Context: one part of a larger RNA
RNA sequence: UUGGGCGUAAAGGGCAUGUAGGUUGUUAUGUAAGUGUGAGUUGAAAGACCGAAGCUUAACUUUGAGUUUGGCUUGCAAACUACAUAACUAGAGUACAGAAGGGGAGACUGGAAUUCCGCGUGUAGGGGUGAAAUCUGUAGAUAUGCGGAAGAAUACCAGUGGCGAAGGCGAGUCUCUGGUCUGUAACUGACACUGAAAUGCGAAAGUGUGGGGAGCAAACAGGAUUAGAUACCCUGGUAGUCCACACUGUAAACGUUGUACACUAGGCGUUAUGGGUAUCGACCCCCGUAGUGCCGAAGCUAACGCGAUAAGUGUACCGCCUGGGGAGUAUGCUCGCAAGGGUGAAACUC
Numbered sequence: 001u002u003g004g005g006c007g008u009a010a011a012g013g014g015c016a017u018g019u020a021g022g023u024u025g026u027u028a029u030g031u032a033a034g035u036g037u038g039a040g041u042u043g044a045a046a047g048a049c050c051g052a053a054g055c056u057u058a059a060c061u062u063u064g065a066g067u068u069u070g071g072c073u074u075g076c077a078a079a080c081u082a083c084a085u086a087a088c089u090a091g092a093g094u095a096c097a098g099a100a101g102g103g104g105a106g107a108c109u110g111g112a113a114u115u116c117c118g119c120g121u122g123u124a125g126g127g128g129u130g131a132a133a134u135c136u137g138u139a140g141a142u143a144u145g146c147g148g149a150a151g152a153a154u155a156c157c158a159g160u161g162g163c164g165a166a167g168g169c170g171a172g173u174c175u176c177u178g179g180u181c182u183g184u185a186a187c188u189g190a191c192a193c194u195g196a197a198a199u200g201c202g203a204a205a206g207u208g209u210g211g212g213g214a215g216c217a218a219a220c221a222g223g224a225u226u227a228g229a230u231a232c233c234c235u236g237g238u239a240g241u242c243c244a245c246a247c248u249g250u251a252a253a254c255g256u257u258g259u260a261c262a263c264u265a266g267g268c269g270u271u272a273u274g275g276g277u278a279u280c281g282a283c284c285c286c287c288g289u290a291g292u293g294c295c296g297a298a299g300c301u302a303a304c305g306c307g308a309u310a311a312g313u314g315u316a317c318c319g320c321c322u323g324g325g326g327a328g329u330a331u332g333c334u335c336g337c338a339a340g341g342g343u344g345a346a347a348c349u350c
Stems, first nucleotide, its partner, number of pairs: 003322004007304002012318001014201004021194003025088007033081002035077008050064005091191001092188003095184005103177007110154001114150008125136002162169002206247006215241002220236004258317006266295011299306002323350003332343004
């Protein structure tokens, strides 16, 4: 292992593409593998189960029937599954007309701020804190004016607003490029769903090589605090943070909620868009589709809560869980330059 589960109790893979496999719309005809219904044959005997009989009874023995999950041969049926053929358009895709968007990549450009440099004005402080000190300043700081350089981030707009599969994405312009939605119903005609393995993507930190380095800042140093202070606070400050290429492959990678489809009261927002009504026009009002939020009926739930974006009612497929600790450890295998990652026990103990 059946079973029962996976929002918070153990449990949804970080995310996608997709192979095998599993599952698969409507109609007609055929086949008869599965399926259903008969027949035959076999399924040794003993034993076992049930009934009856015989030894006084029982054990024991004899006898009868069934069981013997099944195998093989064969007749019939054709609803369902399957297969074949023909067709369909409600799933899926294509086309055409529109729409919104911080989706991705590259190049270029801008303004504010910060730090540094140069020159000027100017003079004794500045900075920092709970209070101080380290620190900085008469070799002229802080403040202020002008000029220059550098790197990083993009105030306001900004919004339970937008886009993306997830990670994530926010100044502007251009180039290249992916996806989505709305409308039409022209075309294809089930081409679909899921998805072990595999492959790709994957925050931050970290690693390698080469650049870059303003601010911030692990480590580190000093000053405080304190009984101590390897901290919290302060002054400094190196890796790193940034760029290119390569690696790493993990996160509270979270909606702690796998993907797809169908069905099941309402109400209030908001984003994109179509139609109607109205209007000079813009709003407004009504109806629809696709997102994104709040509240809530039924139902569900241990409760909290969820409630058409379900945790409701069902279907298909995948992943995962099975008391706590030991332990995400040991070992083996495998990936990695390393750090480490993946897979992953047991003894023992409560």

A computed fold for a 350-nucleotide part of an RNA from a metagenome, annotated as small-subunit ribosomal RNA, central domain. Rfam family: Bacterial small subunit ribosomal RNA.